[in-house]
RNA sequence: GGGCCUGUAGUUCAACGGUAGAACGCUCGCUUGGCUAGCGAGAGGUUCCGGGUUCGAAUCCCGGCAGGUCCA
Numbered sequence: 001g002g003g004c005c006u007g008u009a010g011u012u013c014a015a016c017g018g019u020a021g022a023a024c025g026c027u028c029g030c031u032u033g034g035c036u037a038g039c040g041a042g043a044g045g046u047u048c049c050g051g052g053u054u055c056g057a058a059u060c061c062c063g064g065c066a067g068g069u070c071c072a
C1' cells in the first nucleotide's frame, strides 16, 4: 500500500428498511433476624464520525476513523 471482517447500554452480544432488545452488572421493592440466592419493577443508547438514497436507515450506498485478519 491492497483485500476482507468488525464498530449498538457499564460489559458480552442480538435486531426483514417500519416504536433499538436480551443476558450479566447497577438501583429500588418483595422475601430473610441479616447476607447470599430467588421473584418483581426501574434507570441506563445522538447505534464510531460525516454525507447520500428513501415516506421512513443500526440496516442500503459513498467518504473518513478505530480495531482484527490476510496478501504484498
Base pairs, nucleotide, nucleotide: 001071002070003069004068005067006066007065010024011023012022013021018055026042027041028040029039030038048064049063050062051061052060

Background
A computed fold for a 72-nucleotide RNA from a Candidatus Pacearchaeota archaeon, annotated as transfer RNA. The organism belongs to Candidatus Pacearchaeota, within Archaea. Model confidence (mean pLDDT): 82 of 100. Its Rfam family is "tRNA". The family's RNA type in Rfam is transfer RNA. From the family's description: Transfer RNA (tRNA) molecules are approximately 80 nucleotides in length. RNAcentral holds the sequence, with entries from ENA.